[in-house]
RNA sequence: CGGAGCGUAGCGCAGCCUGGUAGCGCACUUGCUUUGGGAGCAAGGGGUCGGAGGUUCGAAUCCUCUCGCUCCGA
Numbered sequence: 001c002g003g004a005g006c007g008u009a010g011c012g013c014a015g016c017c018u019g020g021u022a023g024c025g026c027a028c029u030u031g032c033u034u035u036g037g038g039a040g041c042a043a044g045g046g047g048u049c050g051g052a053g054g055u056u057c058g059a060a061u062c063c064u065c066u067c068g069c070u071c072c073g074a
Base pairs, nucleotide, nucleotide: 001073002072003071004070005069006068007067010026011025012024013023020057028044029043030042031041032040050066051065052064053063054062
């Protein structure tokens, strides 16, 4: 320098192809249970979807640029 993959909740990921209410597990908070802890059960909180711009009635999703990480090639 060229190419590819990844980036979404504290952590690990799905959703993207085919635009239409942002989800799952763990974790966290509260309650029940227990002498207490743990386990179990119930309820709840938490997101600029890496960043900027464009298209569209509507973008995590499509297009452009850009940042970070990983891999391949030179």

A computed fold for a 74-nucleotide RNA from Bacteriovorax sp. UBA1852, annotated as transfer RNA. The organism belongs to Bacteriovorax, within Bacteria. The sequence was found in a public genome assembly. It matches the Rfam family "tRNA". It is annotated as a transfer RNA. Its mean pLDDT, the model's own confidence on a scale to 100, is 82.